[in-house]
Parts: sequence; structure tokens; C1' cells
RNA sequence: GCGCCCGUAGCUCAGUUGGUAGAGCAGCUCCCUUUUAAGGAGAAGGUCCCGCGUUCGAUCCGCGGCGGGCGCA
Repeated sequence: GCGCCCGUAGCUCAGUUGGUAGAGCAGCUCCCUUUUAAGGAGAAGGUCCCGCGUUCGAUCCGCGGCGGGCGCA
């Protein structure tokens, strides 16, 4: 330099023929327990890497950029 894949909650990851996003773990509150752990319940937490474009509407499609991984040179 070229090709492919990935980027979504604090972490690990789903998601979608385009209709405004979810799980597990962690953290918080409550219940239980003499206390802790374990267990149960609940609430919260996101500019979906950035910009532009297409569209009535973009996490999803197109282009460019940034970051990470793999392969080739």
C1' cells in the first nucleotide's frame, strides 16, 4: 500500500427485508438473612465511532474518515 471483518449501556455481546434499541454480568434501591455471600424484586444507564448523502424516516443502505483485528505484498 491492497483486500476482508469488526466498532451498539461501565464490560461481553444480540438486534434489524429501514419505522427511533435489548440481554447477561457489573453498579444502585428494596426484600430475605443475626451479618456477609447466595437468592428474589425493581428502577436507572445509550449523540448505536465521526461526517456527508439517499429516504417521509438511518444503528441498519451508499461514500469518505478514524480506531481495532486478520490476510497478502
Transfer RNA from Parcubacteria group bacterium CG1_02_50_68, 73 nucleotides, folded computationally.
The same sequence occurs in records of 7 taxa.
The coordinates come from a structure-prediction model, not an experiment, and the mean pLDDT is 80.
The RNAcentral record of the sequence draws on ENA.
Its Rfam family is "tRNA". By type it is a transfer RNA.